[in-house]
Context: one part of a larger RNA
RNA sequence: UCUAGGUUAAGGAACUAGGCAAAUUGGCCCCGUAACUUCGGGAGAAGGGGUGCCUUUUUAGGUGAGAUCAUUUACUGAUCAAGCUAAAGAAGGCCGCAGUGAAAAGGCGCGAGCGACUGUUUAUCAAAAACACAGGUCUCUGCUAAGUCGUAAGACGAAAUAUAGGGACUGACACCUGCCCGGUGCUGGAAGGUUAAACUGAGAUGUCAAUCUACUUCGGUGGAUGAAGCUUUGAGGUGAAGCCCCAGUAAACGGCGGCCGUAACUAUAACGGUCCUAAGGUAGCGAAAUUCCUUGUCGGGUAAGUUCCGACCUGCACGAAUGGUGUAACGACUUGCGCACUGUCUCAACCUAGAGCUCA
Numbered sequence: 001u002c003u004a005g006g007u008u009a010a011g012g013a014a015c016u017a018g019g020c021a022a023a024u025u026g027g028c029c030c031c032g033u034a035a036c037u038u039c040g041g042g043a044g045a046a047g048g049g050g051u052g053c054c055u056u057u058u059u060a061g062g063u064g065a066g067a068u069c070a071u072u073u074a075c076u077g078a079u080c081a082a083g084c085u086a087a088a089g090a091a092g093g094c095c096g097c098a099g100u101g102a103a104a105a106g107g108c109g110c111g112a113g114c115g116a117c118u119g120u121u122u123a124u125c126a127a128a129a130a131c132a133c134a135g136g137u138c139u140c141u142g143c144u145a146a147g148u149c150g151u152a153a154g155a156c157g158a159a160a161u162a163u164a165g166g167g168a169c170u171g172a173c174a175c176c177u178g179c180c181c182g183g184u185g186c187u188g189g190a191a192g193g194u195u196a197a198a199c200u201g202a203g204a205u206g207u208c209a210a211u212c213u214a215c216u217u218c219g220g221u222g223g224a225u226g227a228a229g230c231u232u233u234g235a236g237g238u239g240a241a242g243c244c245c246c247a248g249u250a251a252a253c254g255g256c257g258g259c260c261g262u263a264a265c266u267a268u269a270a271c272g273g274u275c276c277u278a279a280g281g282u283a284g285c286g287a288a289a290u291u292c293c294u295u296g297u298c299g300g301g302u303a304a305g306u307u308c309c310g311a312c313c314u315g316c317a318c319g320a321a322u323g324g325u326g327u328a329a330c331g332a333c334u335u336g337c338g339c340a341c342u343g344u345c346u347c348a349a350c351c352u353a354g355a356g357c358u359c360a
């Protein structure tokens, strides 16, 4: 010096990112207990007092020898009751610094954020505000259900049947959940447009019997036209869903403006004009887990506060089930303050055990 533990004058968070760590508190009994509240809680709120031993004494309760009475004479019922035991109390006394004498055994309060809650999670750096949750909503599914697994048989769903089952979002509860269907998606519609295979098939192509013609060594050769069949094609017509189209639908994916002017101080603009849009953000909240400028401004708390709380609103870039705003209870959550307490610190000291050092 390090590790583990212990004690400490005065001060008491001045330490530090942060009271991290340590200290305080602690059992049982009695008294007493606020705001708020979903009336259950909050609550062991907070805050007080008591606690050992001895003597005397009182008593609830327990047990119950025995006795009396009664009758339906029984392992019966009722009443009285000695003895033993004894919670709890009362009075008096005794000792110590100290009586739950050791050990084990909540520190508390106030404000705010988030998540309602109990629960779950990154086995091995994250336990949370993340996940789940009861509740809410939308949507699909009529049963050989939808959905899922499998090539299939088949299975789950379910030996269920819309108060059921699947999917998606939200997330107790309270008050609520505004406007936009132009885009994307979904649902419905069928008049018109477009349109595949397929069907039909006007016509065309090649080949070729035959015919005509030129030449001929009379054997043929060349050219032209060209039926049927076969071949290669093929205009036009018929032709579903889809798409175009027409509607609906936002607790579907999503979206929810700009400029200019105006009131008898100034400032501001209830008001007006104009452009654009599918519609221009309603209620509520707001420098917020969201605010860049920003340590915004004002107020509170402090001697002093980039944090915190209450307001304001100029919302860079809140906002309504990607839910909005509140909310009792709850939380090894995050954040601010206070009381108590302390070696966290001013500022260090000492003690105990071990390591550190040397050799093996």
Base pairs, nucleotide, nucleotide: 001355002354003353004352005351006350007349008348010346011345014344019341027051028050029049030048031047036041038172052094053093054092055091056090057089058088061085062084063083066080067079068078069077070076071074095099107339108338109337110336111335112334113333114331115330119131120130135170136169137168138167139166140165141164147156148155149154173326174325175324176323178256179255180254183253184252185249186248187247188246189245192244193243194242198238199237200236203233204232206230207229210225211224212223213222214221215220257275258274259273260272261271284318285315296312297311298310299309300308

Predicted 3D model of a 360-nucleotide part of an RNA (large-subunit ribosomal RNA, domain IV) from a Fidelibacterota bacterium. Its Rfam family is "Bacterial large subunit ribosomal RNA". The literature on the family includes a 2001 paper in Science by Yusupov et al., "Crystal structure of the ribosome at 5.5 A resolution". The coordinates come from a structure-prediction model, not an experiment, and the mean pLDDT is 87.